The part of an RNA shown here (large-subunit ribosomal RNA, domain I) has 547 nucleotides and comes from a marine metagenome. Its mean pLDDT, the model's own confidence on a scale to 100, is 81. It matches the Rfam family "Bacterial large subunit ribosomal RNA". Gene Ontology terms of the family: ribosome and structural constituent of ribosome. RNAcentral holds the full RNA, with entries from SILVA.
Context: one part of a larger RNA
RNA sequence: GGCUCACGGUGGAUGCCUUGGUGCUAGGCGGCGACGAAGGGCGUGACAGACUGCGAUAAGCUUCGGGUAGUUGUUUAUAUGCUUUGAUCCGAAGAUCCCCGAAUCGGGCAACCGGGUAAGUAUUAUUACUUACCGUCUGUACGGUAACAGUACAGACGCCAACCAGGAGAAGUGAAACAUCUCAGUACCCUGAGGAAGAGAAAGAAAAAUCGAUUUCCUGAGUAGCGGCGAGCGAAACGGAAACAGCCUAAACCAGAUGUACACGUAUGUCUGGGGUUGUGGGACCCUCACAAAAGAUAACAGUUUUUUAACUUAACGUCCCUGGGAUAGGGCGACCAAAGAAGGUUACAGUCCUGUGAGUAAAAAGAAACUUGUGUCUUGAGGGGAUCCCGAGUACCACGCGGAUAGACUAAACCUGUGGGAAUCCAGGAGGACCACCUCCUAAGGCUAAAUACGUCCUAGCAACCGAUAGUGAACAAGUACUGUGAAGGAAAGGUGAAAAGUUCCCCUGUUAGGGAAGUGAAAUAGAACCUGAAACCGUGAGCUU
Numbered sequence: 001g002g003c004u005c006a007c008g009g010u011g012g013a014u015g016c017c018u019u020g021g022u023g024c025u026a027g028g029c030g031g032c033g034a035c036g037a038a039g040g041g042c043g044u045g046a047c048a049g050a051c052u053g054c055g056a057u058a059a060g061c062u063u064c065g066g067g068u069a070g071u072u073g074u075u076u077a078u079a080u081g082c083u084u085u086g087a088u089c090c091g092a093a094g095a096u097c098c099c100c101g102a103a104u105c106g107g108g109c110a111a112c113c114g115g116g117u118a119a120g121u122a123u124u125a126u127u128a129c130u131u132a133c134c135g136u137c138u139g140u141a142c143g144g145u146a147a148c149a150g151u152a153c154a155g156a157c158g159c160c161a162a163c164c165a166g167g168a169g170a171a172g173u174g175a176a177a178c179a180u181c182u183c184a185g186u187a188c189c190c191u192g193a194g195g196a197a198g199a200g201a202a203a204g205a206a207a208a209a210u211c212g213a214u215u216u217c218c219u220g221a222g223u224a225g226c227g228g229c230g231a232g233c234g235a236a237a238c239g240g241a242a243a244c245a246g247c248c249u250a251a252a253c254c255a256g257a258u259g260u261a262c263a264c265g266u267a268u269g270u271c272u273g274g275g276g277u278u279g280u281g282g283g284a285c286c287c288u289c290a291c292a293a294a295a296g297a298u299a300a301c302a303g304u305u306u307u308u309u310a311a312c313u314u315a316a317c318g319u320c321c322c323u324g325g326g327a328u329a330g331g332g333c334g335a336c337c338a339a340a341g342a343a344g345g346u347u348a349c350a351g352u353c354c355u356g357u358g359a360g361u362a363a364a365a366a367g368a369a370a371c372u373u374g375u376g377u378c379u380u381g382a383g384g385g386g387a388u389c390c391c392g393a394g395u396a397c398c399a400c401g402c403g404g405a406u407a408g409a410c411u412a413a414a415c416c417u418g419u420g421g422g423a424a425u426c427c428a429g430g431a432g433g434a435c436c437a438c439c440u441c442c443u444a445a446g447g448c449u450a451a452a453u454a455c456g457u458c459c460u461a462g463c464a465a466c467c468g469a470u471a472g473u474g475a476a477c478a479a480g481u482a483c484u485g486u487g488a489a490g491g492a493a494a495g496g497u498g499a500a501a502a503g504u505u506c507c508c509c510u511g512u513u514a515g516g517g518a519a520g521u522g523a524a525a526u527a528g529a530a531c532c533u534g535a536a537a538c539c540g541u542g543a544g545c546u547u
Base pairs, nucleotide, nucleotide: 001546002545003544004543005542006541007540008539009538015532016496017495020467021466022464023463024462025461026460027459028458029456030455031159032158039100040099041098042055043054044053046078050074051073061094062093063092064091065090066089070082071081105114106113107112115134116133117132118131119130120129121128122127135157136156137155138154139153140152141151142150163194164192165191166190167189174181178228204211205210215242216241217240218239225233226232246448247447248446249392253274254273255272256271257270258269259268260267261266262265279426281391282390283389284388285385286384287383288382289381294380295379296378297377298376300375301374302373303371304370305369306368307367308366309365311361312360313359314358317334318333319332320331321330335352336351337341343355344354345353397421398420399419400418401417403415428443429442430441431440432439483490484489503531507517508516509515
């Protein structure tokens, strides 16, 4: 030096555990903000670094309700208080709420600086301080000018996870290259809104007759189709379900108010109210009948019920033996409850020990929903006549050019519209895939509309052949922290004593607050805080063998 064995050190794998995550389900809720948000800065404790809470009334103040013996957050100790005259704690409603931030008096390198107006306080002091107000845009009203400057009131501004509507809109890719095509109207960007949004009461779908707003799902169907007919793209109606809800205007006509023009008694406009709303065409207009009760609606208030935000009550087991530090485990014995044998905890695996669970009960205050009960408000009749009037215009439609749909311009209807042209009012007009005829269906050029549907920042309750600390969120720990970067941004590591701190008094070694010995606690200290288990690499000590 090597090999083997034994015993250690180092190290932190493995096993076990779970405070944290991941995905999903059901219900709730679906906003916050100039009454100053979201998010921050700085403060705030007896001592106070971090987190949490709070805001100069600063781990808090007030009221109401719950609740009951302790309490002064994480956080021990000490100190000081509070508390059965009900604290701490839980819920509801208030008060306070520095500075920045839409930030809004001006400025600014956010959390700072500097002003004006009015009122006030202090002071020797035109110096300091306190309170309130002083933003922009839009709308309405007033007033008024040469010229929209001004005053008053109201609204908006910013944030927010996805869902929604609109605007604008790629490329990598695929086509085994690539250009039409595809990716894809996707991503990204912008605007706007709501708890949903959008759509929506037929100028529809059909072709057997018919059906009767919209939306979503199943099916139809990878069909009909489109397509360098390549790659690929890709409907609709019918049928079956979910949910169901219908309405208001414009015009004709009437009444009132108020303007304009001029031939001065005509024409015409605007506003308000009535009227009217339809496709077996309707309405105006004229005539006739009926009429004040009934029916219906719900934007408001009240009421009732339900519900949310604290809570409360509540069943049932003992014994013996063994093991053990410890019984709830094991064995034996005999019981009980159960609308409760979900789960968690308790010195090992508990229906009957604790918290709970099942069942039942409960709200001073605040919120939500439903009901239609009351009040209020609002809406609603029928028939006949057919002379006249009305029935949404730069619209329909046409030409050219475009866009979307399954459709790439194609036989290309239907939809949108940039340019040019340009109707009709029921003897009318549009559609049924060029176009024409017949037939059938419908009534455009104004508007509103719940539910069924989509989503999840957030709250509650659950579930899992999901993870178990190099996993699962980046984050089980003072994690978007420490740290890095001028910045946009990037971004960790780090869990486990024990049932209980019972966390090792005293003594000894030593330079020592290090470390250790002995003693003690404990079931265990090779569980001693560098703490469960404690693999391997690596480093030793001893013994044996060997060179």